[in-house]
The RNA shown here (transfer RNA) has 73 nucleotides and comes from a Phycisphaeraceae bacterium.
The organism belongs to Phycisphaeraceae, within Bacteria.
It matches the Rfam family "tRNA".
The RNAcentral record of the sequence draws on ENA.
Model confidence (mean pLDDT): 80 of 100.
RNA sequence: UCCUCUGUAGCUCAAUUGGUAGAGCGAGCGGCUGUUAACCGCUAGGUCGCAGGUUCGAGUCCUGCCGGAGGAG
Numbered sequence: 001u002c003c004u005c006u007g008u009a010g011c012u013c014a015a016u017u018g019g020u021a022g023a024g025c026g027a028g029c030g031g032c033u034g035u036u037a038a039c040c041g042c043u044a045g046g047u048c049g050c051a052g053g054u055u056c057g058a059g060u061c062c063u064g065c066c067g068g069a070g071g072a073g
Base pairs, nucleotide, nucleotide: 001072002071003070004069005068006067007066010025011024012023013022019056027043028042029041030040031039049065050064051063052062053061
């Protein structure tokens, strides 16, 4: 310098060929129990890496940057 993959909640990751952003774990609250555990229920939490573009509509498509992983020279 070039190529590929990747970036979504505190963490690990989903989101079916563009159509209202979710799960598990964790956190808070409640239930149960002799009980701080386990189990059950509820709740909160996200400008989807940044900036543009296309579109009626973008996490998803296009462009440029930034970070991470791997590869080529």